[in-house]
RNA sequence: CCAGUGGGACGGACGGCCGCUCGCCCAAAGCGGGAGGAAAGUCCGAGCUCCACCGGGCAGGGUGCUGGCUAACGGCCAGGCGCGGUGACGCGACGGAAAGUGCCACAGAGACAGACCGCCUCGACUUCAUCUCGGGGUAAGGGUGAAACGGUGCGGUAAGAGCGCACCAGCGGUCGGGUGACCGGCCGGCUGGGCAAACCCCACCCGGAGCAAGACCGAAUAGGAGGGCAUGCACGGGACGCCCGGCCCGGCCCUCGGGUUGGUCGCUAGAGGCCGUCGGUAACGGCGGUCCCAGAUAGAUGGCCGUCGCCCCUUCGGGGUACAGAACUCGGCUUACAGUCCCACUGGCACA
Numbered sequence: 001c002c003a004g005u006g007g008g009a010c011g012g013a014c015g016g017c018c019g020c021u022c023g024c025c026c027a028a029a030g031c032g033g034g035a036g037g038a039a040a041g042u043c044c045g046a047g048c049u050c051c052a053c054c055g056g057g058c059a060g061g062g063u064g065c066u067g068g069c070u071a072a073c074g075g076c077c078a079g080g081c082g083c084g085g086u087g088a089c090g091c092g093a094c095g096g097a098a099a100g101u102g103c104c105a106c107a108g109a110g111a112c113a114g115a116c117c118g119c120c121u122c123g124a125c126u127u128c129a130u131c132u133c134g135g136g137g138u139a140a141g142g143g144u145g146a147a148a149c150g151g152u153g154c155g156g157u158a159a160g161a162g163c164g165c166a167c168c169a170g171c172g173g174u175c176g177g178g179u180g181a182c183c184g185g186c187c188g189g190c191u192g193g194g195c196a197a198a199c200c201c202c203a204c205c206c207g208g209a210g211c212a213a214g215a216c217c218g219a220a221u222a223g224g225a226g227g228g229c230a231u232g233c234a235c236g237g238g239a240c241g242c243c244c245g246g247c248c249c250g251g252c253c254c255u256c257g258g259g260u261u262g263g264u265c266g267c268u269a270g271a272g273g274c275c276g277u278c279g280g281u282a283a284c285g286g287c288g289g290u291c292c293c294a295g296a297u298a299g300a301u302g303g304c305c306g307u308c309g310c311c312c313c314u315u316c317g318g319g320g321u322a323c324a325g326a327a328c329u330c331g332g333c334u335u336a337c338a339g340u341c342c343c344a345c346u347g348g349c350a351c352a
Base pairs, nucleotide, nucleotide: 001348002347003346004345005344006343007342008341009340010339012308013307014306015305016304017303018302020034021033022032023031024030036323040334041333043332044331045330046329047328048210049209050208051207060206061205062204063203064202065079066078067077068076069075080094081092082091083090084089095201096200100199101198102195103194104193116142117141118138119137120136121135122134123133124132150168151167152166153165154164155163169191171188172187173186174185175184176183177182214265215264216263217262224256225255226254227253228252229251235250236249237248238247272291273290274289275288276287277286278285279284309321310320311319312318313317
C1' cells in the first nucleotide's frame, strides 16, 4: 500500500423568535426537564396487579453439548466437538437410532434384506476347449441409488471374504489429564445403514390474564336490595293462548351496595445512569463517590430564520442531510439505518 476479520462509539453543532407539555409556585411571571439506538416487531424472560390455588400427578407446551453469569430467559460469557475459510474468524435444535413403532420417493436383485451382470467349482452333452443346461460356493469387480453394512493396502484362496496382518474410523474395557463436555495412551474381538425440525424415550422448566392490569371518589336522574309508615274506590302494569276472579307491583321516608371511556391514583427513583477501585480470562459481581434524566391521555417533545459541518450537481448558486418517534417498567433477541470515527487482528506485495 492492497484485500479482509472481529468489536466499539457517534448518528448533526451553535444562536435568535414564536409555541406545546410536565415540575417548582395559590396563580401569573420566571426558572428547570422534555424521544431512541433501535422508542419498532411484540418474539422470549421478569417485576408489578388481579383472579385461581394444600400438595402431587395426567394432559398440553417449551428447552436440549459442558461449565459459569443472572431476578429470570429460548439471553450472555468461557470451553468442547463437527463443518466452512490459507488465516484473523464464522456457522451449528449439538441428548437418545442394540426400548418400541414408523418412513426411506425414483432406480435397483436387495433400503435389515438380498444376488441382476459377474467370478470360481462340480455334473450332463463332449476327446479337449467353447457354448448351453443344472447343483454349489462367493460378494472382490460391474451396475442402481442420496445412502448397499467398515475404509485403504498386503497376505491368503478354486474364486473370495476381518479369513489373517498393518494403519485409519467406530465399539467395549482399562490407565492418565480435565469440575465437565471431552482429549490422549494401551488392550480386545471384528462392527450393529440413515431419519427423532416422524411418533416416541430421557432430563429440566411452565397456573391464567394483562396498566383498557388494578385501586379509590362520585351529585342529580334512572334502576336494584332491605326496613318503617300508608294502602277505601278507581286506574295502569306482570305471569297464563284469551276472558273473568284471585295474587303481586306501582305511594312516602330512611339505609345499603352496584354502574358510567367522568376524575384521581397506579405513573415513573429504577434488578437506574456515570466515574473510580477490587475480584474474575470473561459474562458479571462487591465497595465507594456522584447524578436525577419525558410522564402526555387522543396523546406535548414543534415551526420559522441565521451561521457552520457533511454529501451531490455545479458558473453566481441550487438541492439534500439516514432508519425512525415514548404510552406501566426493566433484561434480551430480531429487524431497519445516509454517513463518520476509533481499537485489535489476519493474508499478500514492496522497501529499510
Model confidence (mean pLDDT): 77 of 100. A computed fold for a 352-nucleotide RNA from a Pseudomonadota bacterium, annotated as Bacterial RNase P class A. Its Rfam family is "Bacterial RNase P class A". It is annotated as a ribozyme.